[in-house]
RNA sequence: AAAAGGUAGCUAGGGUUCCGGUUUCACUUCGUUGAAACGACUGGUCCGAGAGCAGCCGGCCUUGCUAGCAGAUUCCUGCGCCUGCAUGGCUCCACGGAGGGACAAAAGCCCGGGAGG
Repeated sequence: AAAAGGUAGCUAGGGUUCCGGUUUCACUUCGUUGAAACGACUGGUCCGAGAGCAGCCGGCCUUGCUAGCAGAUUCCUGCGCCUGCAUGGCUCCACGGAGGGACAAAAGCCCGGGAGG
C1' cells in the first nucleotide's frame, strides 16, 4: 500500500419499545379487564459481527472457444494483449482496550482493520 470491495440471509452475542410471560395491586364490573414492577423471563418481534457462517454480485488467475493476426493454401499450424462466452480455482491474513454515539435499550452494532500491541 491493497478489491482487506458491495450486498439480500443467518448465527454467536445483545438488550427491553411492542407482543407474550411472571409478580403485586385495583374493581358496583372478577374479566380474552386495567395499572405498576421484573430481562438473574431459555420466548416472538427487534439490533447484530473487519478479525463468525454461508449465498449472490464484483475482482484476480488457469484452461478452452471466439472475433483477429501470421504462416500455409483449403488440410491445417502457431500466436491470441484487449473484448465476449464457458470451465475450474482463488478472494489470504487479522492481538486489541478504555472512552464516546444511535435507536426503547444494549451489544461482538457504529466511531473502528481506530489508539495501542